A computed fold for a 78-nucleotide RNA from a marine eukaryotic metagenome, annotated as SAM-I/IV (S-adenosyl methionine) riboswitch aptamer. Rfam family: SAM-I/IV (S-adenosyl methionine) riboswitch aptamer. Clan: SAM clan. Rfam links the family to the GO terms S-adenosylmethionine metabolic process and regulation of gene expression. The coordinates come from a structure-prediction model, not an experiment, and the mean pLDDT is 78.
RNA sequence: GCAUACAGAGAAGGAAACUUCAGCAACCUAGAAUGCCAACUAAGGUGCUUUUUGAUGUGGUUUUACAACAAAAAAUGG
Numbered sequence: 001g002c003a004u005a006c007a008g009a010g011a012a013g014g015a016a017a018c019u020u021c022a023g024c025a026a027c028c029u030a031g032a033a034u035g036c037c038a039a040c041u042a043a044g045g046u047g048c049u050u051u052u053u054g055a056u057g058u059g060g061u062u063u064u065a066c067a068a069c070a071a072a073a074a075a076u077g078g
Stems, first nucleotide, its partner, number of pairs: 001058004010021004022049003027045003030041002036078003060069003
């Protein structure tokens, strides 16, 4: 700078920060026989659900840098 902020969804541990598992959401990455767009999914990354002030997203990990690497299954339409 751009987009969103109506709603939705929890338990345990801890003094707290936070951690573990789960859920909500679909913002970014990703997913098919070639490319793009939309839809869909929910694997990766945030965020939120145990909130009350101003906030969230605009992928992640490794490396001094160059650069490299991982991402479930299923499945349309134009």